A computed fold for a 65-nucleotide RNA from a Bacillota bacterium, annotated as Fluoride riboswitch aptamer (crcB RNA motif). Model confidence (mean pLDDT): 76 of 100. The sequence was found by an Rfam model in a public genome assembly. Of the family's consensus pairs, 100% are formed in the model.
RNA sequence: CGUUAAAAGGGCGAUGGGGUUCGCCUUUGAGCACCGCGGUUGCGGUUGAUGACCCCUACCAACUG
Numbered sequence: 001c002g003u004u005a006a007a008a009g010g011g012c013g014a015u016g017g018g019g020u021u022c023g024c025c026u027u028u029g030a031g032c033a034c035c036g037c038g039g040u041u042g043c044g045g046u047u048g049a050u051g052a053c054c055c056c057u058a059c060c061a062a063c064u065g
Stems, first nucleotide, its partner, number of pairs: 009026005016056006033046005
């Protein structure tokens, strides 16, 4: 210096933060939702701040003061 394996680390899981946990990826990667029309490069519309659970913040709906 190169190769292989393991461990650790880092990153990702359609909008923010924290904790726990699961899965995936190893930088040429994991990831970038759904519906309708259309010339699938465009237009219009819908749900959710989670991969999952809990909490905080923001937003939305209903009710009460």
The organism belongs to Bacillota, within Bacteria.